[in-house]
RNA sequence: GUCCUCAUAGUUUAACAGGAUAAAACUGCGGCCUCCUAAGCCGCUACUCCAGGUUCGAGUCCUGGUGGGGACA
Numbered sequence: 001g002u003c004c005u006c007a008u009a010g011u012u013u014a015a016c017a018g019g020a021u022a023a024a025a026c027u028g029c030g031g032c033c034u035c036c037u038a039a040g041c042c043g044c045u046a047c048u049c050c051a052g053g054u055u056c057g058a059g060u061c062c063u064g065g066u067g068g069g070g071a072c073a
Stems, first nucleotide, its partner, number of pairs: 001072007010026004019056001028044005049065005
């Protein structure tokens, strides 16, 4: 330098060929329970790496960028 691949909640992962309010576990916060704590139960908060484009509609497709991993030179 060229090419491939990945990027979604604080963490780890879902989201099927573009479709309705982006889901789950753990964490955090509040409550129940308990003499107290832990465990358990209920509820809540929080997310699509960035900028454009296509589309009635984009986490998903296209272009460029950023960052991680890899191949070739």